Model confidence (mean pLDDT): 82 of 100. The part of an RNA shown here (small-subunit ribosomal RNA, 5' domain) has 530 nucleotides and comes from an uncultured bacterium. Rfam family: Bacterial small subunit ribosomal RNA.

Context: one part of a larger RNA
C1' cells in the first nucleotide's frame, strides 16, 4: 500500500451480488436426506366403486352390519432396476496420491446405440397368507398351501469359449491377427399387454465409465548414514477381469544408498487466489477435476460396478432398552443440540424449473438443485436534500479584547426536487418449456398447428398517485515518518507509544474544549501473507 471463510470496538438508512465451524475426523435429542416398478407376481391389510343372499331397528321412506379380489387401486411379500451416483469431511497419505505425457501384444464395462442371429419342451420348490411354539423385546422355530420375468433340468446352437490340424500376413521381446471344406468338446433365453408397443438371451463393433504399468515434476531435517528376508531375481504353481513375490513352495544372494536410501517431521494433490514491474513469494476457504475416508480396527458377500456415509459380519470404545436371559446405535447429508473457542446462521418453503433413480407413460421419489431467513463478513450501487441567502446573526473557542478572527452560507428565512420513506391502487408481469387431448404432414416416432394444464418464490420485482426535507452519520488522526494547531488541566504524576521517543510548572505527543485533515455506511485495532 494491497489482500483475509477473519474477529474485536465504536458506530450503522436501503438495495444486488457473492460468502458463512478455519478450533473437538468432539459427542450426539428430534424430524426428514433413496427409492421405485400392479405392463413380472400371489395376493386384499387398508381405501373407494359395483353386485348384494340374510340379518338388526323402524309403520315406512331409510339408517346400520354383513358377503364377494368383481373394478379402481395398494401395506406388506416373492421379483426387477436404482441403492457403487448425487451430498459430506480432509483424518490419514511425501506415495504413481497428484499433475503432466506415453502404453496396454495384459484388461473389464449394467444402462445407451448400430448390427447378426434366436426365444422349443419340461419340472420342483420357497415366501406371503394360514395353524403353532418360544421370548419382556429385538425376533427365531416348526407344519401344511401356493405363483412368477424366482430357481433348475433337456433341446438347439455358433464368427463365442477350450483343445488338435493346415495355409497366409504383420510386428516392438514375449508374440498378434485372418481365412480355413476343417476337426472334437462346452455353453442360452422370458414373459407382459389396453395389440400401440416394452421387454428376453447369444455374438461383433461403438461409445461411455473404469483398473494396470512407465517417464519425469512434487515439504523440511544429515544434530536421521547405512537399510532390506518375500527383501532382489528366477523357472513353476495358485489368485485376479488383467500384469506382477500379488500369494505358495524350491533354487540362487542379491535390491536400494552421498543424484541422499532407510528414519523422523509436517502435508490431502491439482485447476486456481493473493502479491509483485518481473522474477517470485505465500495460499489452496468459496467453485471445478483426482484421491483418501464416513465411530476404531479387521473381513468378505451381492453385484457390470464396493471391500460398500444412511449394507452385513466379527473385534473394541462409547451411548441406550431390558423381564438381566438378552438386545439396539453411529450427523465428516441437510437442519438443530451440547462442548471446545476471538469465531462462523433456519430444527423454514417447494419439486415450478435444472439434473438425477425407477417407470410404456401419467407419474412417485429427490435436505441435489432452486428459493426464503439470520449475518455491513466481503464487493458493488444509492441515499441522508438542492439553489437562493451577509445584520458575515445568537452562542462557542482564540486574541494584541469598546475591537478583530473562526465556526460560516453553515443556520434562520425563501424558492424547488422527492431517489429513499410512509400510505393508496395497479402488477396474476417475466422465469417456459413441457405434460394430456385433438388433428395435420413425413412415414411408426419426430416435427408443425389448435386447445387444455403445471409457479415455491409471490401479490414479490416493477409501475403510478398522494404527503413532506420530511425517515437517515460516523469513526480514527492532528511531535516526525504522514494530511492536519491552539488553549485550558496535568506537573517523570496520570498516562501515551508502530518505531524515533513524549510527560519533572508556558507539553502542537498525556486528559477536555474549540478548529482541522483522512475516510465514510462505515472507521479504526489485531492476527496472517505478498
Nucleotide at each position: 500500500g494491497g489482500a483475509u471463510g477473519a474477529a474485536c470496538g465504536c458506530u450503522a438508512g436501503c438495495g444486488a451480488u457473492a460468502g458463512g465451524c478455519c478450533u473437538a475426523a468432539c459427542a450426539c435429542a428430534u424430524g426428514c436426506a433413496a427409492g421405485u416398478c400392479g405392463a413380472g407376481g400371489g395376493g386384499c391389510a387398508u381405501c373407494a366403486c359395483a353386485u348384494g343372499a340374510g340379518g338388526u331397528a323402524g309403520c315406512a321412506a331409510u339408517a346400520c352390519c354383513g358377503a364377494u379380489g368383481g373394478u379402481g387401486g395398494c401395506g406388506a411379500c416373492c421379483g426387477g432396476c436404482g441403492c457403487a451416483c448425487g451430498g459430506g469431511u480432509g483424518a490419514g497419505u511425501a506415495a504413481c496420491a497428484c499433475g503432466u505425457a506415453u502404453g496396454c501384444a495384459a484388461c473389464c464395462u449394467g444402462c445407451c446405440u448400430u448390427c447378426a442371429a434366436c426365444a422349443a419342451g419340461g419340472g420342483g420348490a420357497u415366501a406371503a397368507c394360514u395353524c403353532g411354539u418360544u421370548g419382556a423385546a429385538a425376533g427365531a422355530c416348526g407344519g401344511a398351501c401356493u405363483a412368477a420375468u424366482a430357481c433348475c433340468c433337456u433341446a438347439u446352437a455358433a464368427c463365442a469359449c477350450a483343445g488338435g490340424g493346415c495355409u497366409c500376413c504383420c510386428g516392438c521381446a514375449u508374440g498378434g491377427g485372418a481365412a480355413u471344406a476343417u476337426u472334437u468338446g462346452u455353453u442360452a433365453a422370458a414373459g407382459a399387454u389396453u395389440u400401440a408397443u416394452c421387454g428376453g438371451u447369444u455374438g461383433a463393433a461403438g461409445a461411455u465409465g473404469g483398473g494396470c504399468a512407465u517417464g519425469c515434476g512434487u515439504u523440511c531435517c544429515a544434530u536421521u548414514a547405512g537399510u532390506u528376508a518375500g527383501u532382489u531375481g528366477g523357472g513353476g504353481g495358485g489368485g485376479u477381469a488383467a500384469c506382477g513375490g500379488c500369494c505358495c513352495a524350491c533354487c540362487a544372494a542379491g535390491g536400494c544408498a552421498a543424484c541422499g536410501a532407510u528414519g523422523g517431521a509436517u502435508a490431502g494433490g491439482g485447476g486456481a487466489a493473493c502479491u509483485g514491474a518481473g522474477a517470485g513469494g505465500u495460499u489452496u476457504a468459496u467453485c471445478c477435476c483426482c484421491c483418501a475416508c464416513a465411530c476404531u480396527g479387521g473381513u468378505a458377500c451381492u453385484g457390470a460396478g464396493a471391500c460398500a456415509c444412511g449394507g452385513a459380519c466379527c473385534a473394541g470404545a462409547c451411548u441406550c432398552c431390558u423381564a438381566c436371559g438378552g438386545g439396539a446405535g453411529g450427523c465428516a447429508g441437510c437442519a438443530g443440540u451440547g462442548a471446545g473457542g476471538a469465531a462462523u446462521a433456519u430444527u423454514g418453503g417447494u419439486c415450478a424449473a435444472u439434473g438425477g433413480a425407477c417407470g410404456c407413460a401419467a407419474g412417485u421419489c429427490u435436505g441435489a438443485g432452486c428459493c426464503a431467513g439470520c449475518c455491513a463478513c466481503g464487493u458493488c450501487g444509492c441515499g441522508u436534500g438542492a439553489a437562493g441567502g451577509a445584520a458575515g446573526a445568537c452562542g462557542g473557542c482564540c486574541c494584541u479584547a469598546c475591537g478583530g478572527g473562526u465556526u460560516g452560507u453553515a443556520a434562520a428565512c425563501u424558492u424547488c426536487u422527492u431517489u429513499u420513506g410512509u400510505a393508496a391502487g395497479g402488477g396474476a408481469a417475466u422465469a417456459a418449456a413441457g405434460u394430456g387431448a385433438g388433428u395435420c404432414a413425413c412415414g411408426u416416432g419426430u416435427g408443425g398447428c389448435u386447445u387444455u394444464u403445471u409457479g415455491c418464490a409471490u401479490g414479490u420485482a416493477c409501475c403510478u398517485u398522494a404527503c413532506g426535507a420530511a425517515u437517515a452519520a460516523g469513526g480514527a488522526u492532528c511531535g516526525g515518518c504522514u494530511a492536519a494547531c491552539u488553549c485550558c488541566g496535568u506537573g517523570c504524576c496520570a498516562g501515551c507509544a508502530g518505531c524515533c521517543g513524549c510527560g519533572g510548572u508556558a507539553a502542537u505527543a498525556c486528559g477536555g474544549a474549540g478548529g482541522a485533515u483522512c475516510c465514510g455506511a462505515g472507521c479504526g485495532u489485531u492476527a496472517u501473507c505478498c